[in-house]
Context: one part of a larger RNA
Formats: sequence, C1' cells, structure tokens
RNA sequence: GGAUGAACGCUGGCGGCGUGCUUAACACAUGCAAGUCGAACGUGAAGCUUGGUGUUUACACUAAGUGGAAAGUGGCGAACGGGUGCGUAACACGUUGGUGACCUACCUCGAGGAGGGGGACAACUCUGGGAAACCAGGGCUAAUACCCCGGAUGUCAAGGAGUUUAGACGCCCUUGACUAAAGCUUCGGCGCCUCGGGAGGGGCCUGCGGGCUAUCAGCUUGUUGGUGGGGUAAUGGCUCACCAAGGCUAAGACGGCUAGGGGGCGUGAGAGCGCGAUCCCCCACAAUGGAACUGAGACACGGUCCAUACUCCUACGGGAGGCAGCAGUGAGGAAUAUUGCGCAAUGGGGGCAACCCUGACGCAGCAACGCCGCGUGGACGAUGAAGGCCCUCGGGUCGUAAAGUCCUUUUCUGAGGGAAGAUAAUGACGGUACCUCAGGAAUAAGUCCCGGCUAACUACGUGCCAGCAGCCGCGGUAAAACGUAGGGGGCGAGCGUUAUCC
Repeated sequence: GGAUGAACGCUGGCGGCGUGCUUAACACAUGCAAGUCGAACGUGAAGCUUGGUGUUUACACUAAGUGGAAAGUGGCGAACGGGUGCGUAACACGUUGGUGACCUACCUCGAGGAGGGGGACAACUCUGGGAAACCAGGGCUAAUACCCCGGAUGUCAAGGAGUUUAGACGCCCUUGACUAAAGCUUCGGCGCCUCGGGAGGGGCCUGCGGGCUAUCAGCUUGUUGGUGGGGUAAUGGCUCACCAAGGCUAAGACGGCUAGGGGGCGUGAGAGCGCGAUCCCCCACAAUGGAACUGAGACACGGUCCAUACUCCUACGGGAGGCAGCAGUGAGGAAUAUUGCGCAAUGGGGGCAACCCUGACGCAGCAACGCCGCGUGGACGAUGAAGGCCCUCGGGUCGUAAAGUCCUUUUCUGAGGGAAGAUAAUGACGGUACCUCAGGAAUAAGUCCCGGCUAACUACGUGCCAGCAGCCGCGGUAAAACGUAGGGGGCGAGCGUUAUCC
C1' cells in the first nucleotide's frame, strides 16, 4: 500500500447493487416452512329447494332432490427444495480411467398385451377401557387396495456348440421352472402389464494430487490370502465356517494434533503465501447414540422403534417434544436484521384440467457493513467590513471567504400523470421507477493529523507534572512532539483506531 461477513470512537444527506451469529452443532415460547388427486374408492356433515305432518306461523319432525365439509381406503410426492460444518486426513474431495461386477420411479422411443374368479380391512355403527395420548372387541362395505386360476414374444436356472474378448454371465440352440395387467371418464382423454433402447440420476472400483508432528517406530487376528456358505442391485473379509501365515512400514506404517473438500477469494510483476463468508458442485450431519421398516431411491431435518440427557403435561397409572427450515426469544459475545408482503414472475410437488400447496423464490423492512454514483450550490463581489488569531504596533492572516447582487434546482417538499417486468387474462413490489408543473439556496460536513519517517506552524497554558507515543522518542520555565486556540495539511459521507492476511 492492498484486502475484510468485521468491531470500536466521532460524525452522518440521497440513490443503485450486494452483504449481514465468524462466538454456544447452546436452550427454545408462538406462527408458518409438504402436500395433492372426487377423472381410483366407499361414506357423506352444515346449508339450500320442494312436498307432508305438528302448529306458539316460525320453528320442530319427516321424505325427496341438491350440496359438498371433515375424516378414511388408495395413488403420487414427502429421498427434491431449505439449513448447518459436528464429525471426517478418508477413494471424503479434485482429477483420470474402469464396471465383462451394477441399479434407476417419473420422462422419452420401439414392440406386444390387458381373459376369468375370490375373500377381506378401514371409514361407518355398536360395546368397553383411559385424565389424556390413545387403545381393545363385535358387526356392515368399495376400489386403480389384496389374493387365486388360465395364459407370453418374456424372466430365471441347467446343459451344449461356436463366436467376440485379456477374460463371457454377451450373441445362438435345447430342456425345465417361474410368473403380468385396472380401471376411470365430461368420450376429448387419463391411466394399467411385459420386454427392449434412450436421456438424466446414482452405487462400486481405480492411478495420481492436496495438512502439521519422529519429543509417535514399529503396527495388525477378520488381521493378509484361499476354499465354501450367506448377503447385496453389484465386486469384495461385506459377513460366517474351515485352511494357510500372511499384510503394512523411514518413499513415514501405527499414533497424536488440526481440518469438511473443490470451483474459487485476497495479495503479489510473477513464483508464491494466506483463506475456503455470500454464489455453484460434491460430502457429512439433523438433541446424543443405535437400529431397521416403507419405498425406484432413505437407514430418512419437520417418519418409526430403542436407549440417554433435557424440557413440558398428568387424575401419578401414564404421556408429549426436538428451529444446524423462515421469522422470532433467552444465553454467549466486540458483534450480525422483520414474529413483514406475495405466489404476479422463475422453479418444484400433486392434478386431464380448473386449481391447490410452496418462509424455495420474488419483493419490501432494518444496518454507511461493503462497492459505485450524486449532492451539500454557481457567477460576480475590496473600503480587503465586523470579529478571531499573530504582531517588530507599521501591519499580516482567516479572505472573495462573508455580507450584497444576479442565477440555477441535482436533491428536498407539494400537486398531476404513470410503466416495463405478462403471452388473451393474472403484478406482491407499487401509485414504486420514471415524466411534467410549482415552491424556494432552500433539507445536507465531518474526521484525523501538522518533531523526523510524512503533506501541514505559530501563540498561550503546563513545568520529567499533567500527558503523548507506530518506531526513533517528547515533557525537569522560552515545548512546532502534552493541553487549548488561530492557522495549515490529508481524506471526505465518511474519517480514525483495533484485529487478521498478503
């Protein structure tokens, strides 16, 4: 000198675009953050209409129609999106390859298909238990829920010959075994089953690369390899039984400490050094520890179960909870924002759609936290006014500075008009941006420094005191170094200090 997610002191006019718990992965009141589909299914509340009966003429009961709430079965989604960086020195990440060892819902392309039958369980109703959370039993019922039969171009297994190959589980032939489907409809359509391909996504393996420490030198028994069984979508000590005794290591094993990694960011001429906020990719985690279930996909932030700690409710028998989602609260801290508006846009989920949901997102609010832009007026104005300060008392200086005259209106205030962003309609932002008119210099300057480094000097006060200080050093009676004033220098809506990096 540059830089910062900064903080602190003094000061502070406006706008645009960004950024904003770096500390306690501390604890959390409240609200919201994942639903949707009636074109899969049964049921069907309130309300409304009409008729009938009773009749205090407006209510009650009842029947039919309409209506569609809430819950339930079922489907898809909830594994995305959002947060955090605890753990992790590791195939976690980056990069290079491999998969002849693999998976893939929705989407897409191609081929073919959908015959027949059955029994339930919720909801509902009845009974019972419980303070509650909720639970148990009897009875009824539907389906694109569940089950069975037939049935295949299929899948799988075994065998065979060849072929491609480094190596067949690929391709071809034979035999056997095993299995598929679902309907709805407003008649437009939306779905269903099987096989093969694609796209996108993922799993696993692999060479190489990127911390400190030898005041850690030896480490290892599922350990290293084999055979066989199990397990997985799949290879594999992944797991188990048996067998062998191996495997790693000064090119640093093992241990300890630290740490999410990368794209990138800062600095620097570069080499390098430091960092890993915001944005993007990957990983890990969801009070702590463990486990599986469902599913195409999870060992699952707003799912389940168990244990632990903590908090809350309780009728003491037993229950409920998890903000490292968005706001917000307490605590910690030098320190970090609103319990806002909207689904109008972009994107996502469901739905044929209409539409619903979306604290993703789009906006607004707060903060000079950062970058950038603009302004706080312009011209003229000397007898160099008054006043301040200095003085050799002549004067010098603040200083064209002020006053004064003329002008302008960026800003500001008031009034009127008024977008783009949306494609026929739909705009939270927002009567915003922007435009026009009117008013009036009107609403707007500080901060640090002036001994040398380093740009800027005098006076007074103080008297090794009070104080200053980044380094050298100033102060003990003439202090350009302390304090005040005048003057000056730097930067300017900022200036200075502190911390950290180059």

This is a predicted structure of a 502-nucleotide part of an RNA (small-subunit ribosomal RNA, 5' domain) from an uncultured prokaryote. The RNAcentral record of the full RNA draws on ENA. The prediction has a mean pLDDT of 84.